[in-house]
Molecule: FMN riboswitch aptamer (RFN element)
Organism: uncultured Isoptericola sp.
RNA sequence: GCUCCGGGGUCGGUGAAAUUCCGAGCCGGCGGUGACAGCCCGCGACCCGGCUCCUUCCUCAGGGAGGGCAGCCGGCUGAUCUGGUGGAACUCCAGGGCCGACGGUCAAAGUCCGGAUGGGAGGAAG
Numbered sequence: 001g002c003u004c005c006g007g008g009g010u011c012g013g014u015g016a017a018a019u020u021c022c023g024a025g026c027c028g029g030c031g032g033u034g035a036c037a038g039c040c041c042g043c044g045a046c047c048c049g050g051c052u053c054c055u056u057c058c059u060c061a062g063g064g065a066g067g068g069c070a071g072c073c074g075g076c077u078g079a080u081c082u083g084g085u086g087g088a089a090c091u092c093c094a095g096g097g098c099c100g101a102c103g104g105u106c107a108a109a110g111u112c113c114g115g116a117u118g119g120g121a122g123g124a125a126g
Stems, first nucleotide, its partner, number of pairs: 002126002004123002010024004025111002027100002029043004038098002047075006053068006080096005102114003
C1' cells in the first nucleotide's frame, strides 16, 4: 500500500390513534487500563464552525452571495455505587442504580422508519 471484516434490542395494556404513554422486558461500536468495562481514560460516528478544493450567480472585477462535504483543524458529545473474592478489579461475583444523537411517525421513541447496500474508531490474515 492492497484485499476482507467492522452495531445490538419487544411484548402486553389503555385508547379513535402509541413497538413513542403505562407495565414488564431487551440491547450496549472501537482502543486502553496490574483481572474481563454501555456508565474509568481515550477514540469513532451524529451535530456546529473554520480552511483547502469543486461549482453557480452577481460584480464597481477589488470582491460579494449561495451550493457541494472529498480532505484537514477546532468545538460539542450521556450514565455507577455498595459489599465480596483477590497481590491487583468503579472491569469478575452478588445486589441496587443510571445513560442512550438527529429527522420522521394521526400519540411523546435507546428498541419502529430514515440518512445507512453510508461512514468509521479499529481488527484479521494474506